[in-house]
RNA sequence: UUUCCGAAACGGUAAACUUGGAAGAAAUUCCAAGGGCACAAAGCUGACGGACCCGAUAUCCUGAAAAAAUAUCAGGUAGCCGAGCUACCGAA
Numbered sequence: 001u002u003u004c005c006g007a008a009a010c011g012g013u014a015a016a017c018u019u020g021g022a023a024g025a026a027a028u029u030c031c032a033a034g035g036g037c038a039c040a041a042a043g044c045u046g047a048c049g050g051a052c053c054c055g056a057u058a059u060c061c062u063g064a065a066a067a068a069a070u071a072u073c074a075g076g077u078a079g080c081c082g083a084g085c086u087a088c089c090g091a092a
Stems, first nucleotide, its partner, number of pairs: 005090002012039002017034007037079001043085003048082003051077003055073005
């Protein structure tokens, strides 16, 4: 110095919820204030692989419809899991 690892320290992020506002068909997201669940990557990537949620179309089923399931398309969750990239500190 680097990797693994995660004691301590300096800091960081900011769950649920509340108030005000904005976008969206929805899931949900963003801004401001309060709040403080939790996180050593809770930093970034949704066009890396899964999973889940929302919507549309079709298939299937049905007397007709609905529900469920499957496929396709579009959107969301990175604080669902894995993976990739980047990163503060330095005890054992």
The RNA shown here (c-di-GMP-I riboswitch aptamer) has 92 nucleotides and comes from Geomesophilobacter sediminis. Taxonomically the source falls in Geomesophilobacter (Bacteria, Desulfuromonadia, Geobacterales, Geobacteraceae). The model forms 94% of the base pairs in the Rfam consensus. The prediction has a mean pLDDT of 88. Its Rfam family is "c-di-GMP-I riboswitch aptamer". Gene Ontology term of the family: cyclic-di-GMP binding.